Predicted 3D model of RNase P RNA and transfer RNA as a complex of 457 nucleotides. Its mean pLDDT, the model's own confidence on a scale to 100, is 78. It holds a member of the Rfam family "Bacterial RNase P class A". Rfam classes the family as a ribozyme.
């Protein structure tokens, strides 16, 4: 010192003046009541007011209705182990594969030696104990310039060739010629067993039959989980209208796909369903004290749990959280010194992504700039 | 705010693991006096974008972008 690898954090600051949303005191007024006091207007004052992603709605969760959520089939979805967790496809550690020299990344990672199906063109064949026009080879026949050539006919799957992918490799025995046809060793695979380990897994030995090919983000089989909808849920209230067709004579709703089963409602109606058609577009509530955040310490490799102390941390309904000037920061940029660094000055953006809407963990994708930490490699010095 | 849904040629659409297709429009041509109409040719593709599986992706799978549900997706 250079290259590079990864944790975690900020993401503009102070003042001042002017607005806005919420929420408290204090005055005043006007009205209700007998008072207390309450409603409604105004005026002053305090205190408060967006994010790390509020986003995308991809996962899970909380609440809420519907049977405080049932049974079967069907559907979906997860898919190496172990642990964490309210829960998840998140997270932490761990194993196997794949990258990098390393530090570290990345992995939809169960099962194709259970079944089905799929492989376009090329090729001799594309999955079955498959093929043969190249090749090699025995017999027979004919030609021969005696080397072989051609023609049948049978063996063979090793060599070339074709493909994304052609039934293990090298070595020998065999043989007309060849071949796991047979043996050795190698690798791969299956089954047992021992040994480490909670397990995935790893190892070491026997056995076996020559090898079992790819795709399950193809059906599908194994395990495991899943009931539907969603805060425009759901509960109170207040305002407003007009009704009409149609189906159903015991069924019809909740209930999405079938079947059961609960459960409401009903029994000739002022019911139920459904469709046209009329009205409203207000108000309080669910809704801000939560799986909540910070400090610290226990346990644990870590995710994280567990004690104790402290914090109150936005609730709008067309949707506030802006706007302006000064001053410091940061960042383009341009000039001037210096002539890489550095240092005055000027002009620009006043910040990049972006903006709460029932809350909550995650994931993922957007994001100018800048801080801090760890660790690998090279090389140079002591 | 929540839920659905779609994206293949100039338009409207189909293809759902193997060489991208229709139909209308467009361009030439033939018929015709001419034009319409009808015939023949013939052009024209980032299958929104980026990645994964897989020999091979418009199609599976994942992640983004766009656009639609115009008082008739909802209280």
């Nucleotide at each position: 010192c250079a290259a590079g690898c990864u944790g975690g954090c900020c993401g503009g600051g102070u003042g001042a003046u002017c607005g806005c949303g919420g929420u408290g005191g204090c005055c005043g007024a006007a009205u209700g009541g007998a008072g207390a006091c309450g409603u409604u207007c105004g005026g002053u004052u305090g205190c408060u007011g967006a994010g790390g992603a509020a986003a995308g709605u991809c996962c899970g969760c909380a609440c809420u209705c519907c049977a405080c959520a049932g049974a079967g089939c069907g559907c979906g979805g997860u898919g190496c182990c172990g642990g964490c967790u309210a829960a998840c496809a998140g997270c932490c550690g761990g194993g196997c594969g794949g990258g990098g020299c390393a530090a570290c990344c990345c992995g939809a990672c169960g099962g194709c030696a259970a079944g089905u199906g799929c492989a376009a063109c090329a090729g001799a064949g594309a999955g079955g104990u498959a093929u043969a026009u190249u090749g090699u080879u025995g017999c027979c026949a004919g030609c021969u310039u005696c080397g072989g050539c051609u023609g049948g006919u049978g063996g063979c799957g090793a060599g070339g060739g074709u493909g994304a992918a052609a039934c293990g490799g090298u070595g020998g025995u065999g043989u007309a010629a060849g071949a796991g046809a047979c043996c050795a060793c190698c690798g791969g695979c299956a089954g047992c067993g021992g040994c480490a380990g909670u397990a995935a897994u790893g190892u070491c030995g026997c056995u076996g039959g020559c090898c079992a090919g790819g795709c399950a983000a193809a059906c599908c089989c194994c395990a495991c989980c899943g009931g539907g909808a969603g805060c425009a849920a759901g509960g109170c209230c207040a305002a407003g209208c007009a009704g009409g067709g149609c189906g159903u004579u015991a069924g019809g709703g909740g209930c999405u796909g079938c079947u059961c089963g609960c459960u409401c409602c009903g029994u000739u109606a002022u019911g139920c369903g459904u469709c046209c058609g009329g009205g409203u577009a207000g108000g309080c509530u669910g809704c801000a004290c939560g799986a909540g955040g910070g400090u610290g310490u226990u346990g644990g490799u870590a995710a994280c749990a567990g004690c104790a102390c402290u914090c109150c941390c936005a609730g709008a309904u067309a949707g506030a959280u802006g706007a302006u000037c000064a001053c410091c920061a940061g960042c383009a940029u341009u000039c001037g010194g210096u002539c890489u660094u550095c240092c005055g000055a000027g002009u620009g953006c006043c910040u990049a992504c972006a903006g709460a809407a029932u809350g909550c963990g995650g994931c993922u994708u957007a994001u100018a700039g800048g801080c801090c930490g760890g660790c690998u490699u090279g090389g140079u010095u002591a | 705010g929540g839920g659905c849904c779609c994206g293949u040629a100039g338009c409207u659409c189909a293809g759902c693991g193997g060489u991208a297709g229709a139909g209308c429009a467009g361009u030439g041509g033939a018929c015709u006096u001419u034009u319409a109409a009808u015939c023949c040719a013939u052009c024209g593709g980032u299958c929104c974008u980026c990645g994964g599986u897989u020999c091979g992706a418009a199609u599976c799978c994942g992640a983004g972008c766009g656009g639609g549900c115009u008082c008739a997706c909802c209280a």